Model confidence (mean pLDDT): 81 of 100.
The RNA shown here (transfer RNA) has 72 nucleotides and comes from Candidatus Nealsonbacteria bacterium RIFOXYB1_FULL_40_15.
Rfam family: tRNA. Its family is annotated with triplet codon-amino acid adaptor activity in the Gene Ontology.
It was read from a public genome assembly.
RNA sequence: GGGGAUGUGGUGAAAUUGGCAUCAUACAGGUCUCCAAAACCUUUGUUCUAGGUUCGAGUCCUAGCAUCCCCG
Repeated sequence: GGGGAUGUGGUGAAAUUGGCAUCAUACAGGUCUCCAAAACCUUUGUUCUAGGUUCGAGUCCUAGCAUCCCCG
């Protein structure tokens, strides 16, 4: 320098061909307990960045960024 893959709450992952962003865990609050743990209930919080296409984008297109892999 060229090519490819991945990027979604604090963490780990779904979202099967564009149509309400979901689950687990964690944090916080509560029930229980003498206290704590466990269990149960509730709540908070997410699409790498900037554009474009579309009635509608996590998904499609363009450019960039980060990590990893391959070629030279």